[in-house]
RNA sequence: GGAGCAGGACAGGCGGCCGCUGCCCUGUGACAAACAACAGGGGGGAGGAAAGUCCGGGCUCCAAAGGACAGGAUGCUGGGUAACGCCCAGUCCCGGUGACGGGAAGGAAAGUGCCACAGAAAACAUACCGCCUGCAAUGCAGGUAAGGGUGAAAAGGCGAGGUAAGAGCUCACCGUCCCGCCGGUGACGGCGGGAGCAAGGCAAACCCCAUCCGGAGCAAGACCAAAUAGGAAGGCGCCAAGGGUGGUCCGCCCGUGCCUUCGGGUAGGUUGCUCGAUCCUGCUGGUGACGGCAGGACAAGAGGAAUGGUCGCCGCCCUCCUGGGGGGUAACCUCCUGAGGGGACAGAACCCGGCUUAUGGCCUGCUCCGACA
Repeated sequence: GGAGCAGGACAGGCGGCCGCUGCCCUGUGACAAACAACAGGGGGGAGGAAAGUCCGGGCUCCAAAGGACAGGAUGCUGGGUAACGCCCAGUCCCGGUGACGGGAAGGAAAGUGCCACAGAAAACAUACCGCCUGCAAUGCAGGUAAGGGUGAAAAGGCGAGGUAAGAGCUCACCGUCCCGCCGGUGACGGCGGGAGCAAGGCAAACCCCAUCCGGAGCAAGACCAAAUAGGAAGGCGCCAAGGGUGGUCCGCCCGUGCCUUCGGGUAGGUUGCUCGAUCCUGCUGGUGACGGCAGGACAAGAGGAAUGGUCGCCGCCCUCCUGGGGGGUAACCUCCUGAGGGGACAGAACCCGGCUUAUGGCCUGCUCCGACA
């Protein structure tokens, strides 16, 4: 100098002017108290992802959830956590020269199913070419998985022996499986011994096994409460002409109209609402995720939804090049000054832990390659 890998923090700063939205105080409203409204003052006002709404929890109601079925999710080991499909530390496998990265990584001797095309054959196996043997010989029969060919995949690999040719048929080494010992909490690893080695793969096919999961969600839910319908109680009225009682009238009951109250719960309002698995600092346990202790801090809470606009100065980056300084033979490089431009993704809506996606520049550590000393 080039090419990469991993991690961290930040999200321009200050000031003026004009605005927006909650909260508090004062005044007017309004000299009993107090609301709305208005004016003034003070103070607060988005994020690392507020996003996607994909997982997990808190909280609330329904409900009773104890068990089973169905359904869904997860799936190496150990740990963290309120919990997780998240995180940390490891194991094994795969990729990379390396820093490092990736892995739904249980079961295929429970059962069912599938394996396109090509190929003789894709699984109770199979002989296309070739090789070997025999015969009545352009062929037929038998042996053969060493060689060729097909395919993503074709009876462990490789060498030697052996054989008619071959074959774990036999042997050494490697691999696989089983057993034992040792190390490790464990996944697993190391060593030793044994078995010629079992006729393939797919479970992100059904399935089996293990573990976990009740449902709906702040438009949850709670309270206050105009109106309307229906309801209850009381009062008043109506009836010459509603019904019942009765021979008739009064009366009473039903009915009906109005009023009052209760109740109801719509509009609307209040609440839930932001103090919480919270944040910061220090010490401390742990490899780490994370935990413990002490001290300190309070940091939007709106409800169609505020958190903005503009100007100036400074800072950062880019481009141009007027002027000047330094280096160099020069091209050019660098510093100051000047002019112009740029500054991403994106906006809380009950709260929190994650994941994923979007996005700007900065810093730190590490790896590989090349050159020079």

Predicted 3D model of a 373-nucleotide RNA (Bacterial RNase P class A) from a Pseudomonadota bacterium. A source record names the gene rnpB. It matches the Rfam family "Bacterial RNase P class A". Gene Ontology terms of the family: dimeric ribonuclease P complex, tRNA processing and ribonuclease P activity. The organism belongs to Pseudomonadota, within Bacteria. The sequence is in RNAcentral, with records from ENA.